[in-house]
Small-subunit ribosomal RNA from a metagenome, 1459 nucleotides, folded computationally.
The RNAcentral record of the sequence draws on SILVA.
RNA sequence: UCCGAUUGAUCCUGUCGGACCUCACUGCUGUCAGGAUGGGUCUUACCAAUGCUAGUCGUGCGACUUGGGGUUAACAAGCACGCGGCGAACAGCUCAGUAACAUGUGGUUAACCUGCCCAAAGGACGAGGAUAACUGCGGGAAACUGCACUAAUACUCGGCAAGCGUGAUGAUGUGGAAUUUCAUCUCGUUGAAAGGUCAUUGACGUACUCGUUAAUGAUGCCUUCGGAUGGGACCGCAUCCGAUCAGGUAGUUGGUGGGGCAAUGGCCCACCAAGCCUAAGACCGGUACGGGCCCUGAGAGGGGGAGCCCGGAGAUGGGGACUGAGACAAGGCCCUAGGCCCUACGGGGCGCAGCAUGGUCGAAAAUUCUGCAAUGCGCGAAAGCGUGACAGAGUCAUCCUGAGUGCUACCUGUUGAAGGUGGCUUUUACUCAGUGCAAAAAGCUGAGGGAAUAAGGGGGGGGCAAGUCGGGUGUCAGCCGCCGCGGUAAUACCCGCUCCCCGAGUGGUGAGGGCGAUUAUUGGGCUUAAAGCGUCCGUAGCCGUCUCCGUGUGUUUCAUGUUAAAUCCGAAGGCUCAACCUUCGGGCCGCAUGAAAUACUGCGGAGAUUGGAGGCGGGAGAGGUUAUCGGUAUUCCUUGGGUAGGGGCAAAAUCCACUGAUCCUUGGAAGACCACCAGUGGCGAAGGCGGAUAGCCAAAACGCGCUCGACGGUGAGGGACGAAAGCUGGGGGAGCGAACCGGAUUAGAUACCCGGGUAGUCCCAGCUGUAAACGAUGCGGGCUAGGCGUCGGGGUAGGCAUGUCCUUCCCCGGUGCCGCAGGGAAACCAUUAAGCCCGCCGCCUGGGGAGUACGGUCGCAAGACUGAAACUUAAAGGAAUUGGCGGGGGAGCACUACCAGGCGUGAAUGCUGCGGCUUAAUUGGAGGCAACGCCGGAAAUCUUACCAGGGGAGACAGUUGUAUGAAGGCCAGGCUGACGACCUUGCCAGACUAGCUGAGAGGAGGCGCAUGGCCGUCGCCAGCUCGUGCCGUGAGGUGUCCUGUUAAGUCAGGUAACGAGCGAGACCCCUACCUCCAGUUGCUAUGAUGCCCUUAAACGGACAUCAGCACCCUGAAGGGACAGCUACCGAUAAGGUAGAGGAAGGAGGGGGCAACGGCAGGUCAGUAUGCCCCGAACCCCUGGGCCGCACGCGGCAGAUAAUGGUAGGGACAGAGGGUCCCAACUCCGAAAGGAGGAGGUAAUCCAUAAACCCUAUCUCGGUUGGGAUCGAGGGUUGUAACUCACCCUCGUGAACAUGGAAUGCCUAGUAACCGCGCGUCAUCAUCACGCGGUGAAUACGUCCAUGCUCCUUGCACACACCGCCCGUCGCUCCAUUCGAGUGAGGCUUGGGUCAGGCUUGCUCCGCGUGGGCGAGACGAGCCCAAGCUUUGCAAGAGGGGAGAAGGCGUAACAAGGUU
Repeated sequence: UCCGAUUGAUCCUGUCGGACCUCACUGCUGUCAGGAUGGGUCUUACCAAUGCUAGUCGUGCGACUUGGGGUUAACAAGCACGCGGCGAACAGCUCAGUAACAUGUGGUUAACCUGCCCAAAGGACGAGGAUAACUGCGGGAAACUGCACUAAUACUCGGCAAGCGUGAUGAUGUGGAAUUUCAUCUCGUUGAAAGGUCAUUGACGUACUCGUUAAUGAUGCCUUCGGAUGGGACCGCAUCCGAUCAGGUAGUUGGUGGGGCAAUGGCCCACCAAGCCUAAGACCGGUACGGGCCCUGAGAGGGGGAGCCCGGAGAUGGGGACUGAGACAAGGCCCUAGGCCCUACGGGGCGCAGCAUGGUCGAAAAUUCUGCAAUGCGCGAAAGCGUGACAGAGUCAUCCUGAGUGCUACCUGUUGAAGGUGGCUUUUACUCAGUGCAAAAAGCUGAGGGAAUAAGGGGGGGGCAAGUCGGGUGUCAGCCGCCGCGGUAAUACCCGCUCCCCGAGUGGUGAGGGCGAUUAUUGGGCUUAAAGCGUCCGUAGCCGUCUCCGUGUGUUUCAUGUUAAAUCCGAAGGCUCAACCUUCGGGCCGCAUGAAAUACUGCGGAGAUUGGAGGCGGGAGAGGUUAUCGGUAUUCCUUGGGUAGGGGCAAAAUCCACUGAUCCUUGGAAGACCACCAGUGGCGAAGGCGGAUAGCCAAAACGCGCUCGACGGUGAGGGACGAAAGCUGGGGGAGCGAACCGGAUUAGAUACCCGGGUAGUCCCAGCUGUAAACGAUGCGGGCUAGGCGUCGGGGUAGGCAUGUCCUUCCCCGGUGCCGCAGGGAAACCAUUAAGCCCGCCGCCUGGGGAGUACGGUCGCAAGACUGAAACUUAAAGGAAUUGGCGGGGGAGCACUACCAGGCGUGAAUGCUGCGGCUUAAUUGGAGGCAACGCCGGAAAUCUUACCAGGGGAGACAGUUGUAUGAAGGCCAGGCUGACGACCUUGCCAGACUAGCUGAGAGGAGGCGCAUGGCCGUCGCCAGCUCGUGCCGUGAGGUGUCCUGUUAAGUCAGGUAACGAGCGAGACCCCUACCUCCAGUUGCUAUGAUGCCCUUAAACGGACAUCAGCACCCUGAAGGGACAGCUACCGAUAAGGUAGAGGAAGGAGGGGGCAACGGCAGGUCAGUAUGCCCCGAACCCCUGGGCCGCACGCGGCAGAUAAUGGUAGGGACAGAGGGUCCCAACUCCGAAAGGAGGAGGUAAUCCAUAAACCCUAUCUCGGUUGGGAUCGAGGGUUGUAACUCACCCUCGUGAACAUGGAAUGCCUAGUAACCGCGCGUCAUCAUCACGCGGUGAAUACGUCCAUGCUCCUUGCACACACCGCCCGUCGCUCCAUUCGAGUGAGGCUUGGGUCAGGCUUGCUCCGCGUGGGCGAGACGAGCCCAAGCUUUGCAAGAGGGGAGAAGGCGUAACAAGGUU
């Protein structure tokens, strides 16, 4: 001090998570030392075996013991048991209860007590009766207990002091006061003591382990006063959560008089009064010992209150008193409840929340240690005794601090990691001696040997430092705080290596704080993200105009007291340093008291007028309410006319109508409503208000500046009003119209549309109290540029038509639009603020669960108001951006769009491809356009990848076998469809070896979702971007937009843009015209020659040669076309329309090339290639299959005939191909074909063009149309023609007579028709690719359907509409609500019973604190009843949440197809 996560990206809101510190537990690991107030705190204030934790005093006493002494000595030591004194009320432990004067802080006590201690004053006279121990005798299992004896500093009585109280007088004291104090007097009352013990020095007695007495000293005793210490009581302030706890309270609040207490007081009692507390939260419920302090934080705060210190409370639950200075008493007593123990069954005993220790509980926590040496405490005169307080040790990485786990040279090693050898050092650990300590240990000092005795934990995708390293796994196993990783190339799982962080530690889990300005006092918000009450009135509260005076409440300053110690800060010092400890100083921000100040605030007083209110004036208005009046339309009834339909819809039908509808017309009835005026006009607090007139009521604006004089603002609770729908009662009911009934639509249609129609809509009286009750914007006040409208009022000036007139400008108030500064996440707001300030109220704190449940209040009900939790989830959300999409809008374009047309497909037959089925196999791929005569894929074998059968091979290494003979070859036999392939036997031969393990070759085996390359398609499109600048917080925008134009983001003009690039165009090729050059194999006009045909001859024609290159042609170089010219349109532009000329006219025609990118499009089966796999899934052979046929689809062929068929005759191409090849020509055959074979390596040789034209015939019929299918006979290729080739001849002669819905292609040399060539190729073309021949019809447009481009709009989409997404049903799991009931606990109230102690009366005796009999109020516990509350279980019922691929629909998002 931030970082990750909502999105395609952005900004914001908002939460979740990470990084930090602390505490507890825990995984792995672990060398040592010092320090610490660490360690059964959290769960069990649960239960406890055993030992110890409070004794001491012989200088209080009885009894007793030992030693010494022993008749003159009278010393010394000790003590079981008991009486007595002091202590046991401390120290130690714990935190259950307690929300309270418990605690903290500051006060009061004039309402109190205080043992031991200190200071002072004064005292201790006399008398008496018991009792324990011991001893003796009894009872009892025990616990314990009865009778008899005896002492005291034990106990009792009398007396004197002394105290206390009443009254009177005086004084002191105080701001003032008294139930104050003091002095004197009077009266009353209570009525002390231990003159012990010890020591020393004496005296006396006769004493048998002493007695009496005196002095001095010590100690103890009694009384009083004071102090100190320690307490009691009271008060101000502070002191958690819940209002889904709003009323609570009968000793309750107060008084009078008593009781009780150390003391005040309803603390308790009798009587009297009816008070007291509460929204500033009473009462109730939940939770909790409080503080110093501790953790965290910059602080303010938030959390905690274990340990140490202070205070409180408790001692198994509950209650009670006794003793005492002090207790209602942890190691005392009594009762009760529950638990446990002993028992002889009669009865007794116990209480570890002391120290150890055990059990239980739990994630969770140490030794049944040593010592009183130190510090302290109790007792004692003291020595001393006791002390689980304490001091020490043990255990645990609990915390803090310190140290170490080595250093170095050379060698090996890729500079590394690591290892080896040698050297150096010795802290620590170890050993020895001394010192140390209560005793040890540690520590300290000295010596010894030896690198020895000592490193782990977590992590390496991001956040977050550190690997795109190897292996394994394959949405599995697993990881992950959050995002996320894993579906065969995992930097994220597991293992190894390596790297990073910290280090005797390091990680995990839970909790607290911080991060969090996500509770905002410091320091947030509320138009749209969560959030302004529907509106107004108004109570409490909070806030409040100007001037003066006073006060000094708040406020400020100073002083004093206090704020325990420890903790904290500073300085110095002591342990080797540090942690730690010691000393000194400061602080602890608070409280109290005193002094001062007076600006602001409060309070009191006096005044003012601007806020506010009132008054007056003339106007505006759908303001409210009541009454009356009117208008058109509708429906119904009626009169007359009139005839067959009307009505309704996208189209229909239901419906009405010949019993006369609809329509026109006459008259009437009813109810509702109020056209035009009418306006981002008006009025009202909001809801809301619209015909006219009148009455009543109210409010606002303007003007005057007349009256009051801050009277004001807001407003928790509270109250009033409050659309529509709904409810209750009574009316009314024309039209409309939920529900309902029909008709349609539809897969369905409980809807949308249509025909009917009940509540309701209307009126009166009442209830409900909600709406997207919206400006999604609370009310009031002040300040901050303007411009333009409009409504009301006023002023001003002008006009003439003199009016409720028109016009100009200004002021005030309302209502709108635009806009600066400023604000805002942005959209936007902007004097009508969402700007800058002030006052008050309401509301918000991730999404869901949920405005739900429970409870309460209101309501007739419907329901309204208030309003959670468990659980679940990483987002939900706002604004804006870029795309995509829309059954949104606008513009432009296209024969894979339409229109106008032409020819088809779809029906039949066949060919061919695909699916399906079948099969041993029918290999595989391609799947809307953009798969399907496609993989150049016309497969007889081959191809060939498939199936059946058979065979072959396996580099290299290791191992095995092998000169006792491997591999190989072979006769015979076996096996087999067949084979020295294999096996048996044998021979030849002479060095290797598939028997095993690895490892290869090969793979048309897998992954096109690992890839390269290539291709298809969007796209016959006109788009896609960049640099600089500018705009925006940003994603982004601008440029690329607008207008016109173009085939075009083509160009022109405008413009915060100016330029540029890739595309388009230009360019390249072919083709159409011309010029020039060239002339063989091409050409032949002209000339010559020769020959042939015809002819009587000639003319004419054909061929050849020579000459020739004019023409044609071929192929090289150029020209030509540019909207150039004219006219018109357009903006004087770009450009367009028409015309001329021209071979060609507006891109002349055709092609090549063809952007950024998308489709995880296609191809691993063309090749290449990564990984995986096989080792047969490799290689070869034979045969079969890819050709299989109930069926479906695509493409195509020849047809269905007369624009024709058949027969005969005749004419005209281009472009390609050719040596294992094309083949003229001749002969044979009816033909296919056969036998020969010139020429040709090609402008040289080879190949019949057909449609077409002429003639003849057929005459509308399944035919002389049509040719499928089948039969027979031939031919060719090839090793081979059955499955399964092609051709010829003869015979046979099927469907088919123009093709439903639907759909394809095409705009000119095009469609259509006709043939030719070529590719594949041994043979086979109805295919593909080319070529020419004949040669039309119809647009010259449009955006209607299909699509594409651009602009705009909406969006909850971004995997981008093949999107997203809702509800019900079904299944599984989870928590929860209701629930007939059934258990448990707690609290309260009432009643009954009652242990017990307390108060009190009577009585008895041995006169005692004793016994007995009563009374009173209290009262734990137990029983009964009722109420409240918490909780467990529960048949069944209800919704909610969650869960890769369930069913039904399609409600929402686009006009989401009914906004």